[in-house]
RNA sequence: GAUGAACGCUAGCGGGAGGCUUACACAUGCAAGUCGAGGGGCAGCACGAGGUAGCAAUACUUUGGUGGCGACCGGCGCACGGGUGAGUAACGCGUAUGUAACCUACCCUGUACGGGGGGAUAGCCCGGAGAAAUUCGGAUUAAUACCCCAUAAAGAUAUUGAGAGGCAUCUUUUAAUAUUUAAAGCUCAGGCGGUACGGGAUGGGCAUGCGUAACAUUAGCUAGUUGGCAGGGUAACGGCCUACCAAGGCUGCGAUGUUUAGGGGUCCUGAGAGGGUGAUCCCCCACACUGGUACUGAGACACGGACCAGACUCCUACGGGAGGCAGCAGUGAGGAAUAUUGGUCAAUGGGCGCAAGCCUGAACCAGCCAUCCCGCGUGCAGGAAGAAGGCGCUAUGCGUUGUAAACUGCUUUUGCAGGGGAAGAAUGUUCUGUAUGUAUACGGGAUUGACGGUACCUUGUGAAUAAGCAUCGGCUAACUCCGUGCCAGCAGCCGCGGUAAUACGGAGGAUGCGAGCGUUAUCCGGAUUUAUUGGGUUUAAAGGGUGCGUAGGCGGAUUGAUAAGUCAGUGGUGAAAUACUGCAGCUUAACUGUAGAAUUGCCGUUGAUACUGUCAGUCUUGAGUAUGGUUAAGGUAGGCGGAAUGUGUAAUGUAGCGGUGAAAUGCUUAGAUAUUACACAGAACACCGAUUGCGAAGGCAGCUUACUGAGCCAAAACUGACGCUGAGGCACGAAAGCGUGGGGAGCGAACAGGAUUAGAUACCCUGGUAGUCCACACCUUAAACGAUGAAUACUAGGUGUCGGGUCGAAAGACUCGGUGCCAAAGCUAACGCAUUAAGUAUUCCACCUGGGGAGUACGAUCGCAAGGUUGAAACUCAAAGGAAUUGACGGGGGCCCGCACAAGCAGUGGAGCAUGUGGUUUAAUUCGAUGCAACGCGAAGAACCUUACCAGGGUUUGAAAAGCAAGAUUUCAGAGGAUGAAAGUCCUUUACCCGCAAGGGGUCUUGUACAGGUGCUGCAUGGCUGUCGUCAGCUCGUGCCGUGAGGUGUUAGGUUAAGUCCUGCAACGAGCGCAACCCCUACAUUUAGUUGCUACCAGGUAAUGCUGAGCACUCUAAAUGGACUGCCUACGCAAGUAGAGAGGAAGGUGGGGAUGACGUCAAGUCCUCAUGGCCCUUACACCCUGGGCCACACACGUGCUACAAUGGUAACUACAGAGGGCUGCAAUACCGCAAGGUGGAGCCAAUCCCAAAAAAGUUAUCUCAGUUCAGAUUGAGGGCUGAAACUCGCCCUCAUGAAGCUGGAAUUGCUAGUAAUCGCAGAUCAGAACGCUGCGGUGAAUACGCUCCCGGGCCUUGUACACACCGCCCGUCAAGCCAUGGAAGCUGAGGGUACCCGAAGCCGCUACGCUAAC
Repeated sequence: GAUGAACGCUAGCGGGAGGCUUACACAUGCAAGUCGAGGGGCAGCACGAGGUAGCAAUACUUUGGUGGCGACCGGCGCACGGGUGAGUAACGCGUAUGUAACCUACCCUGUACGGGGGGAUAGCCCGGAGAAAUUCGGAUUAAUACCCCAUAAAGAUAUUGAGAGGCAUCUUUUAAUAUUUAAAGCUCAGGCGGUACGGGAUGGGCAUGCGUAACAUUAGCUAGUUGGCAGGGUAACGGCCUACCAAGGCUGCGAUGUUUAGGGGUCCUGAGAGGGUGAUCCCCCACACUGGUACUGAGACACGGACCAGACUCCUACGGGAGGCAGCAGUGAGGAAUAUUGGUCAAUGGGCGCAAGCCUGAACCAGCCAUCCCGCGUGCAGGAAGAAGGCGCUAUGCGUUGUAAACUGCUUUUGCAGGGGAAGAAUGUUCUGUAUGUAUACGGGAUUGACGGUACCUUGUGAAUAAGCAUCGGCUAACUCCGUGCCAGCAGCCGCGGUAAUACGGAGGAUGCGAGCGUUAUCCGGAUUUAUUGGGUUUAAAGGGUGCGUAGGCGGAUUGAUAAGUCAGUGGUGAAAUACUGCAGCUUAACUGUAGAAUUGCCGUUGAUACUGUCAGUCUUGAGUAUGGUUAAGGUAGGCGGAAUGUGUAAUGUAGCGGUGAAAUGCUUAGAUAUUACACAGAACACCGAUUGCGAAGGCAGCUUACUGAGCCAAAACUGACGCUGAGGCACGAAAGCGUGGGGAGCGAACAGGAUUAGAUACCCUGGUAGUCCACACCUUAAACGAUGAAUACUAGGUGUCGGGUCGAAAGACUCGGUGCCAAAGCUAACGCAUUAAGUAUUCCACCUGGGGAGUACGAUCGCAAGGUUGAAACUCAAAGGAAUUGACGGGGGCCCGCACAAGCAGUGGAGCAUGUGGUUUAAUUCGAUGCAACGCGAAGAACCUUACCAGGGUUUGAAAAGCAAGAUUUCAGAGGAUGAAAGUCCUUUACCCGCAAGGGGUCUUGUACAGGUGCUGCAUGGCUGUCGUCAGCUCGUGCCGUGAGGUGUUAGGUUAAGUCCUGCAACGAGCGCAACCCCUACAUUUAGUUGCUACCAGGUAAUGCUGAGCACUCUAAAUGGACUGCCUACGCAAGUAGAGAGGAAGGUGGGGAUGACGUCAAGUCCUCAUGGCCCUUACACCCUGGGCCACACACGUGCUACAAUGGUAACUACAGAGGGCUGCAAUACCGCAAGGUGGAGCCAAUCCCAAAAAAGUUAUCUCAGUUCAGAUUGAGGGCUGAAACUCGCCCUCAUGAAGCUGGAAUUGCUAGUAAUCGCAGAUCAGAACGCUGCGGUGAAUACGCUCCCGGGCCUUGUACACACCGCCCGUCAAGCCAUGGAAGCUGAGGGUACCCGAAGCCGCUACGCUAAC
């Protein structure tokens, strides 16, 4: 885009079309009759005449007399028209021919004719049988019914003669002879009919060429089969039929079989070629309940005829009968689904008739149905307060619906009402006129319309009567809100939905189409996705394993002939309709009419001859042969050889051998292994040996002989296109396997044992059978690979190598044939290929058409078997696949780094305690953090508070903030009292502030907007943080490369702590990181000199920079200098590296800190804060008391203290740094054993205080013990803070004195002022550190090195991973679901062949009787 459609929602009108799926069954009515001008007649109707009754009307009756006519005889029609598509793969259809092999009623035309006679029969009448349908008998009768005779040749048949023609049989014209065959009447007197023959027209029969579906998993079919001769039959040819004879006929160009199907014009689609289709209309065919059969007839094997058989239905008196809607309506059933039991013969057409006319469900009309096509309408113009309402938002408002509405003006198609009103009508008939005549022709009048009072025209009326459907994630035009929360649902494909859904449902809005709009189904297109036009086959699907070769296809140069293909002209045909173009008719269009062009085809005919074909001839370049050389693991058969292995015998010799990652099984004192000698056996041929050679492929390797195949080269003698390819076919065809017979050393499926392992039906080891070997015969497959069919020609080069040849002294050059590598153009999706093409062309063959199912099943075929070849479908998925890219990953590779390992030191893991977590418990044990990167974490400090949790008691515009309105001003606040655990509640009492006042402010109450939430979501977020990681990386611009993703730069060679630097390079530069700049520390200088310092001078003290003085020193705190591989040597192109180098306080980033690239982990945090959404609002908010966060069988993390002699205890004596201090630090003094208390100088601090540093040192003691170690636990008594130490603080004294004697597997930190060890200070804080953050004191050991573990960086490689190896993914199994099988049997249907019974009918033969016919 389309449809004979259907379904859903909706629906105003008109025009034009169209309208059963079950060839299922059918009630009822109608669909084929007509002619009295063929006939006898006359039932019914009408008229006339007669009769009877009656006054009459009228009734009854008689009469074929008239109109006319039921039934009957006869003629014509019924073979047309109408329906359907079951069958049919066919001369059925289409197209073109033939008929010299034929027929044709009615019609036209021509010629001729029409004389005489006869016997019946239906009807009618009478009688009989039967329920009926129907039928039998008798009598009588007619014809345009039937028969006989006559006439006759132009007819037919036979024979003969002559002419002409053709196509084999033959045809045609003409003549003669013989034989034979016709007729019908009626009449209005005009005519209509009849018979024979010829011609025409029309319609048919038959035959032929070409075209006409699928399957080869249908390959052979055929007995009247194929042909002949004779006969029969037919309108006619013919095996159409019969007898006889022959053995043919068809088939890979698809016979036969099976399945499906009416064919064509057309219709739909498509640019076309094609693909699909066969409704309506037209042509042809076939069929008429199913099957068969003939009759009649011009024509039928007959839709509304006959007979028989069958099924079904109906009637019946049970004896018998009737029927055939695939005609028009209609009914039932079926189905998603398709109409009225309508009108008329007015027109067109048909039948009969002289005609009038009759008949006609053909036809013309109407009815139903949006089924399709076309047209019209549902209003038009103005109208902004951009109304109200709806919806949305950033929400005093804005946007949108939207000029939409209201409102004003206008119009009136359509509707409704009224009025008018067709064309289609011409004939015919009748009247009349004219010509010339009752014909005939031409005029005039009258008459004839189903549709239909319809179309159309006109008047009135009034915006009046008239809009929906689908969609809105992308494809694809159109977006927001709410609801829902992987639910409900959507979906054509991709896909959407798990709490912010433009995708579900609703709403608002929008978009598309519009009396329709969507959905479903089917066809074509897009799809170059079956490729003729117009595709492919190295790796995506696809080259046969290889050769030979049949058919077929294709084929070198040249000459002539021919004209089949080809080309041109012309003739016929290609029905009409359709489609196209012009014009025309309906108001337009659809529709219709008319004219043209077209119908690309087929057939005939006349030409052309380049090319192809055919025939004839010539040629040598393709191909082949001969000659001479040469090459090789080419093949087959035989002979020979040495090494190795195994075995046997003998000897030497002794305890192991063998094997592995390590072992064991195994062998061995009956003497192995090892060594030596001899013998035997089978198999394979080291070195040479190679990108080597040969072969069609498979394949071929010691040497040699015989036989044999092939290639190449040289020269150019011979043949003369002999060629290429190759469906079927034939041959060869690795390994394994099979059969028969040999052989069997080594190796070695199966098997056995030993190991390994969770297991180990494996990998490893020890054995070992088939097999491997030979001969013969099978199998016929491989990643049979170059994953690349064969042949020919052409198209830059470079460089090896093998064989031959020419030139040359050689080197080498040239040339032919092979075999490799690299590369140009070109090609390719890329990888790559590239004279050995995957380039450019030609020819032929094979093969492919998404993945799986499946190379499976069935069938066929081959095979001894194993199995091979050929080779589907159901079902299922939305991918499967190729090449390349970037990452990530690897029990891949290379390089490198890190307390990563190693080397060391000290620990953890065992004990007790502290602290955190899990778990458990609880009214609550608030919450968060969970591998590294949670667990002395948030928390730099839970008795109350904190506090978020629990129990109980209370408050509700609220504890705090802030707006509006109204009211109050004895309110609030203070004081006192009652009650209560407190919060709170209640009571009493004093008096609001400023201002003269007006008024303002404050406060309170009430109301209303609101407050409040440590409630949820860290997976809606901001901010902040952890981690990889202080790892060296991460990127950009321009250029270049690539179809692209991307690459290059950033890789490479060096070097570095470093993508640090250097060199090179299609890259050149740049950014974020690194480094440096900043701070502390180590040295120096300068400046400054108090609260710091004190060398010189002076004073003073028991003593002290205590004081004057000084600023030299130390120090303080500011500035500056200093270090840069700068210098030297060696190495190096350089960068740089090395050197106990020099110098220097410091040496190669001096040490430490701050500083954290692009990003990763949906990492952590909504309980710091901020914040979207959701949720609570007398509570999930707020206040208070008490409790809990501190529980305790247990498990883990992090710490402290120890286990002691490098120690404990006691006494004495030294040396820091960095901090803090007014709600503070507190000296001295006194009291207390002590914690501490009393009291208070000094200090807002380089001034005073905390403050004692401790380890260390000296002396003494302890002497290896659960101790003079260790200090848990517990008792008693105290101290401090604080309203308050019960749950639940810290400290002191006395007493008590637990575990623990160095810690399993495992595991942590640390490379120098580091580890270890020792103490000091600070934050938080009323009080409460073994934690944390800082500070200094003492002060080591070790690092060979980079194999391994962990983590990381760069390059490279593989990948089926990309949520990226915690990936992906294979198979079994449970349950359910889907599809399909097997099964003892049972049953139905179809087909083939053989046989049995056998209707109607036709043909033949035959008996008796009669006849002109009957």
This is a predicted structure of a 1414-nucleotide RNA (small-subunit ribosomal RNA) from an uncultured Bacteroidales bacterium. The coordinates come from a structure-prediction model, not an experiment, and the mean pLDDT is 83. It matches the Rfam family "Bacterial small subunit ribosomal RNA". The RNAcentral record of the sequence draws on ENA.